[in-house]
This record gives sequence, C1' cells and structure tokens, in this order.
RNA sequence: GCAGCCAUAGCUCAAUCGGAUAGAGUAUGUGACUUCGAAUCACAGGGUUCCAGGUUCAAGUCCUGGUGGCUGCA
Repeated sequence: GCAGCCAUAGCUCAAUCGGAUAGAGUAUGUGACUUCGAAUCACAGGGUUCCAGGUUCAAGUCCUGGUGGCUGCA
C1' cells in the first nucleotide's frame, strides 16, 4: 500500500428478508430473606447502536466517506 472481518448498556453478547417500546447475562443500586454476610428472589437505574452523510414511509441492519481494532497478502 491492497483486501476481508469487527465496532450495540461499565463488561460479554443478541436483535430473522429493513418493520413490535433496542433486549439478555453479568456488574451496580434498593428491597425481601438472614443474627450478620454470601447465595437466592423481586424491582430499579444505565444506550447519540464508533463518527459524518445518503437511500427509504421506516435504518442497529442497506449505500458512501472517515476513525479504531483484528487477520491475510505485498
């Protein structure tokens, strides 16, 4: 330099052919339970879906450019 893949909650990841209010686990907070804690159970908070544009009635998803990471080739 070229090509491919990836980027969604603090972390690990889902999200069907573009269509339901963007969810789960874990972590955190509160409560229940317990003599106290752990475990367990319930509830809650937490998101500019990497950035900027475009297409569309509708974009996490498609297109273009950029940024970062991984891999391969040279």
Annotation:
Predicted 3D model of a 74-nucleotide RNA (transfer RNA) from a Pseudobdellovibrionaceae bacterium. Taxonomically the source falls in Pseudobdellovibrionaceae (Bacteria, Pseudomonadati, Bdellovibrionia, Bdellovibrionales). The sequence was found in a public genome assembly. Rfam family: tRNA. From the family's description: Transfer RNA (tRNA) molecules are approximately 80 nucleotides in length.